[in-house]
RNA sequence: GCGGGUAUAGUUUAGUGGUAAAAUAUAAGCUUCCCAAGCUUAAGUCGCGGGUCCGAUUCCCGUUACCCGCU
Numbered sequence: 001g002c003g004g005g006u007a008u009a010g011u012u013u014a015g016u017g018g019u020a021a022a023a024u025a026u027a028a029g030c031u032u033c034c035c036a037a038g039c040u041u042a043a044g045u046c047g048c049g050g051g052u053c054c055g056a057u058u059c060c061c062g063u064u065a066c067c068c069g070c071u
Base pairs, nucleotide, nucleotide: 001070002069003068004067005066006065007064010024011023012022013021018054026042027041028040029039030038047063048062049061050060051059
């Protein structure tokens, strides 16, 4: 230099054009003499910038980071 892949909540991962989900973590409450465990509730997310579309996490282009291969 060329090609390919991945990027979603603090963390680990689903989802795949139609209002984004689970586990875990965090906070509050219940329970308990206290702690732990358990139960309920809440907040929190589509790497970035454009394009297509009535509508984009999803499709297309560019770009950033990481990984793999070729030279």
Predicted 3D model of a 71-nucleotide RNA (transfer RNA) from Apilactobacillus timberlakei. Its Rfam family is "tRNA". From the family's description: Transfer RNA (tRNA) molecules are approximately 80 nucleotides in length. It is annotated as a transfer RNA.